[in-house]
Record summary:
The prediction has a mean pLDDT of 85. A computed fold for a 352-nucleotide part of an RNA from a Candidatus Cloacimonadota bacterium, annotated as small-subunit ribosomal RNA, central domain. The organism belongs to Candidatus Cloacimonadota, within Bacteria. Rfam family: Bacterial small subunit ribosomal RNA.

Context: one part of a larger RNA
Parts: sequence; structure tokens; C1' cells
RNA sequence: CUAGGCGUAAAGGGCUAGUAGGCGACUAAUUAAGUUAUAUGUUAAAUCCCACGGCUCAACUGUGGUCCUGCAUGUAAUACUGGUUAGAUAGAGUACUGUAGAGGAAGGCAGAAUUCCUGGAGUAGCGGUGGAAUGCGCAGAUAUCAGGAAGAAUACCAAAAGCGAAGGCAGCCUUCUGGGCAGUUACUGACGCUAAAUAGCGAAGGUGUGGGUAGCAAACAGGAUUAGAUACCCUGGUAGUCCACACAGUAAACGAUGAUCACUAGAUGUUGGUGAGUAAAAAAAAUCAUCAGUGUCGAAGUUAACGCAUUAAGUGAUCCGCCUGGGGAGUACGGUCGCAAGAUUGAAACUC
Repeated sequence: CUAGGCGUAAAGGGCUAGUAGGCGACUAAUUAAGUUAUAUGUUAAAUCCCACGGCUCAACUGUGGUCCUGCAUGUAAUACUGGUUAGAUAGAGUACUGUAGAGGAAGGCAGAAUUCCUGGAGUAGCGGUGGAAUGCGCAGAUAUCAGGAAGAAUACCAAAAGCGAAGGCAGCCUUCUGGGCAGUUACUGACGCUAAAUAGCGAAGGUGUGGGUAGCAAACAGGAUUAGAUACCCUGGUAGUCCACACAGUAAACGAUGAUCACUAGAUGUUGGUGAGUAAAAAAAAUCAUCAGUGUCGAAGUUAACGCAUUAAGUGAUCCGCCUGGGGAGUACGGUCGCAAGAUUGAAACUC
């Protein structure tokens, strides 16, 4: 390379937008680039292969044929692909009417708890553990009451629930703002799918500058435990955790499952719409149907098995990413990026 693969064996990029590229629904006409047929030219000879000959045979060699296929040009065909033109509406989108939501950003407010401060009242302990000790306390602690300050997080509701592309998102209110879903007609008329490159977003931890610091808490200190104990336990405690603006760009960034489209038994929960008849003063609730999500179980099928099973790991289609024995190694070297930490790209020798 071919081929086979990528839930768990090696393998889905963390996610999204989107350029090139690849692929692309219906009808008609036209064209004839791809495609198909045919003709001509060329594709040197030798060689290879086949047939028949010549050296006594063979090697060797002569003649003829095939071969190799491609390229170019002409002619013809028009189903499919492509181009052009015209049209249509089932894909896609827009408008309209509703609708649910921890979707995002900014600002304001609230109550509980914690710690600290002040005051009252009060006395000898408190705290902590398996048991202790370090620690705090007669300079009056802990427990208790009142007042004040600060920072961070929002119990119950709460859920297999909801929203978001992913990361993620939760007290309440206001402002700004993104997306979704359903319904109905109207409109645009293939405007689509995917996606190298590129750009943006991206938990925690980390970095820079400036703030903030209640609680928690790497490092560090002390007390224990232990043979030792650079730990697990305890008492403290600084970065950090919080805010603003930058950087960084990684995670078991997981559904370990790329995106989109179509098709293929059901059962049962649940969330958001819509419709129907029954019922009803109205609303809510219930039933059935349907669309969109989200769970559980399960037939066919599939799988090495486990399992998956209309939210597929089933059956097909398009495009992208990735894999090719273990170690060496996500290392070295070089490049790019970064303030740094490091990230990204990414071998080989050798060895089993």
C1' cells in the first nucleotide's frame, strides 16, 4: 500500500463554527466532459508466449502470429455522473402564534451557617482521638445571650428531572441576550451534508498584575502511630480556593461509542408541546393519538463474549479523525506555541 478495524482487545480528534476538497433529493429540455461502442494512427526491433521450420537433439536460431496496453484523433450512443437552462416542493431555511428551561452576561437583594470583634451573664475546663498528645483557657476560654464585621457557598424544593456544542449550569429579583420544541398557514426554492487548513470555546490545577481572604487547605511546623512513618489520625497553617484583566489549552475532557440522513417488533416510566372525544361553570386531573427529548426492559439482528438493541454496538449511504505486536516512548532530536510550568508535532537504535 491493500485489507480489516476503532464501547471494553491498538484505534473517535475535548467541543463548535467553517474555507478548500469530497458527497448530494424531484421533473423536463439541452450538451456530450466522464462513460460505452466503433474506425484510423501510434505504442521501434530484439525479448516473453504460441505455431511451423533450420543446425542429428537441445541450448541456439529463422518465419509467422499473438501479446502488452495505453495515448491521440474522428464518428456514433445518451441510461447513469457532470455542465447549462427552465420548473416543482418532500431536504434546508424564513416569517407568524404559542411554550418549557440551574442556557449565557451584568447589576441588586436575602436568609441560615462559619469565623472574628465588642458587651452581658458565668466557672474550670475546652478541644481532639482507637486511645492520647501537641493546641486553646483563671490575662476568664468552651457552652450561653445581645450587637457588629467579613468572605464564601446557596439546605429543603431536587428528580433515572431540566438547559447547553462540549467544558459546564442551581437562593431570589431586574436588565440585556443565545438556542430549542410544538402548531398553523404563508414565503424562499436544494440555498444541503461532511469537514483537512484556520478560527473560537474549553473542568480542575498552574502562571502574570492588582484586589480580597470567613471556611477549607498542597507546602511547611508540631503532636501521635510505627522497627522506621518524609504517610494514613490530630493541632496549627501559607500558596491556592474568591474577584478583575491577561496567559495557559490539558483530564477516566467518558456514553471510554465522530457528524449527518434513511430504514428495521414491542412493553413501560418520565419532561415539554399539540390534537381528539368523554367529563366539567371554569381550571386541574385522567384516557387515547401524535411530535420532540430523557430513562428502564426487550424481539429480530448483531457481538469473541459482556452486552447493544428506533437515543443501535442492527441494515445501508456520505464525509472527517484515528489504529496496525509489547517495551524503549508520548521519550529523544528538530520545528511551532508559551513568562514559566509545559503543550503540540513525534522517531530510531536496542530488546522480548